This is a predicted structure of a 536-nucleotide part of an RNA (large-subunit ribosomal RNA, domain I) from a Bacteroidota bacterium.
[in-house]
Context: one part of a larger RNA
RNA sequence: GGCGCACGGGGGAUGCCUUGGCUCUCAGAGGCGAUGAAGGACGUGAUAAGCUGCGAAAAGUAUCGGGGAGUGGCAAAUACGCAUUGAUCCGGUAAUGUCCGAAUGGGGAAACCCGGCAGGUUGAAGGCCUGUCAUAUCGAAAGAUAAGCAAACGCGGUGAACUGAAACAUCUAAGUAGCCGUAGGAGAAGAAAACAAUAGUGAUUCCCCAAGUAGUGGCGAGCGAACGGGGAGCAGCCCAAACCAAGGUUGUUACGGCAAACUUGGGGUUGUAGGACUGUAAUGUGGACUAUAAAUAGGUAGCUGAAUUGAUCUGGAAAGGUUAACCAAAGGGGGUGAAAGUCCUGUAAGCGAAAUCUAUUUAUUACCUAACAGUAUCCUGAGUACCGCGGGACCGGAGAAAUCCUGUGGGAAACAAGCGGCACCAUCCGCUAAGGCUAAAUACUCCUGAGAGACCGAUAGUGAACCAGUACUGUGAAGGAAAGGUGAAAAGAACCCCGAACAGGGGAGUGAAAUAGAACCUGAAACCGUGCGCUU
Numbered sequence: 001g002g003c004g005c006a007c008g009g010g011g012g013a014u015g016c017c018u019u020g021g022c023u024c025u026c027a028g029a030g031g032c033g034a035u036g037a038a039g040g041a042c043g044u045g046a047u048a049a050g051c052u053g054c055g056a057a058a059a060g061u062a063u064c065g066g067g068g069a070g071u072g073g074c075a076a077a078u079a080c081g082c083a084u085u086g087a088u089c090c091g092g093u094a095a096u097g098u099c100c101g102a103a104u105g106g107g108g109a110a111a112c113c114c115g116g117c118a119g120g121u122u123g124a125a126g127g128c129c130u131g132u133c134a135u136a137u138c139g140a141a142a143g144a145u146a147a148g149c150a151a152a153c154g155c156g157g158u159g160a161a162c163u164g165a166a167a168c169a170u171c172u173a174a175g176u177a178g179c180c181g182u183a184g185g186a187g188a189a190g191a192a193a194a195c196a197a198u199a200g201u202g203a204u205u206c207c208c209c210a211a212g213u214a215g216u217g218g219c220g221a222g223c224g225a226a227c228g229g230g231g232a233g234c235a236g237c238c239c240a241a242a243c244c245a246a247g248g249u250u251g252u253u254a255c256g257g258c259a260a261a262c263u264u265g266g267g268g269u270u271g272u273a274g275g276a277c278u279g280u281a282a283u284g285u286g287g288a289c290u291a292u293a294a295a296u297a298g299g300u301a302g303c304u305g306a307a308u309u310g311a312u313c314u315g316g317a318a319a320g321g322u323u324a325a326c327c328a329a330a331g332g333g334g335g336u337g338a339a340a341g342u343c344c345u346g347u348a349a350g351c352g353a354a355a356u357c358u359a360u361u362u363a364u365u366a367c368c369u370a371a372c373a374g375u376a377u378c379c380u381g382a383g384u385a386c387c388g389c390g391g392g393a394c395c396g397g398a399g400a401a402a403u404c405c406u407g408u409g410g411g412a413a414a415c416a417a418g419c420g421g422c423a424c425c426a427u428c429c430g431c432u433a434a435g436g437c438u439a440a441a442u443a444c445u446c447c448u449g450a451g452a453g454a455c456c457g458a459u460a461g462u463g464a465a466c467c468a469g470u471a472c473u474g475u476g477a478a479g480g481a482a483a484g485g486u487g488a489a490a491a492g493a494a495c496c497c498c499g500a501a502c503a504g505g506g507g508a509g510u511g512a513a514a515u516a517g518a519a520c521c522u523g524a525a526a527c528c529g530u531g532c533g534c535u536u
Base pairs, nucleotide, nucleotide: 001535002534003533004532005531006530007529008528009527015521016485017484020456021455022453023452024451025450026449027448028447029445030444031149032148039100040099041098042055043054044053046078047077050074051073061094062093063092064091065090066089070082071081072080105114106113107112115133116132117131118130119129120128121127135146136145137144138143153184154182155181156180157179158178164171168218194201195200205232206231207230208229209228215223216222236437237436238435239381243266244265245264246263247262249260250259251258252257271415273380274379275378276377277374278373279372280371286368287367291364292363293362294361295360296359297358298357299356300355302351303350304349308324310323311322312321313320325342326341327331333345334344335343386410387409388408389407390406391405392404393403396422417432418431419430420429421428472479473478492520495507496506497505498504
């Protein structure tokens, strides 16, 4: 030196565990904000650095309920307190709520500086305290509204490129990402100028099929319907106009009026055309619900809640083994010194609210809502429909190209009317544009409660199980960690010894165990040793 055996050091894999995550389900909630939000700064404790709570009334105040023995958060210790005259704690409603921040009296390098007016304080000044003073829109004023923040979902505006086409330009990616505006708990769409085809359907939305079909396409890559059928869910309405009335204004006047536009009210709302108008008749039905009240149900604290602390064995410990019982509308779950239906907490079942919130129902109230006949006249959405040119949307890339939107230029009809049915024309059929509203079925989850998992188990699962968007890096935008486990219980090692020692260790003691000693469960490998054996 090598090999082997034994025992260590080192290291932190593995096993076991879970406070944390991930993905869903069912409910709830779907907003907060000038009554000052979201988010912060600074304070606040007997001692108080951090986190949490709170706001100069500052780990808190008042009150109404719950609850029933300890208690002054994490978090020990000492001191001082509080508490059956009901504390701490839990829930409801209130009070207080510094400064910054939309930030709003003016300014500003956020958490700071400086003012006006009124009132108070002082003998007076300075100072201090309280209130108030931004902008925009509406309004005569009083005052009202707006703003800013927020995870996804919606609608609108604007709008890429990488990429694919095995290159690339039409095309694709994609109307995606991004940016902007804006709304709601959903949003959008929506009651046929729709489809269809000789038969019919009857607003919209969403799902399944039709169908990767018909089409489109450097007919490449690709893109890609509809009719119809089956489901979910169903709900229909209001104006403009004609006509009538009132009001003030203007014009005109022979001062009797007449006319015009305007405002307000009534009226009226459609394709089987309907309405005005003329005549006849009616006080009722329904609704998508404004407010108040009552009842009921539910939410925000809670309460009751069965049955072994039987024997015996092992053990540090029984919930384990053996044995004997019991409950069960409860043998879900968690905890307890190992594995508990009957020990604790709970579970099944039942019960409960002073206050406040939600829903439903009922009553009253506010609002909306109807028929028949006649057809001479009047009305039924105009720079609109439509056409040319240029774009865009549709399955449709300009094509034979309908339909829809519109930048630009032209520009109708008036119910004997108009639009559509994929160029265009005729017949036939369907519908009534150029105003508006409309629940449900659909989308989503920052958030709350309950629950689930052939999801993870600390290099996994969120970046974050732990004081993490922290430490740290960067001028900045931004990037972004590592880090869990003594024990059943601290019983966390009194006392002694070695030592310079508040290092480290040896005894002693605790404990079932200390090779569980805080560098603490288990403790693999690399790597480093000590002893013994064999061997060169």

Rfam family: Bacterial large subunit ribosomal RNA. Its family is annotated with ribosome and structural constituent of ribosome in the Gene Ontology. The full RNA is in RNAcentral, with records from ENA.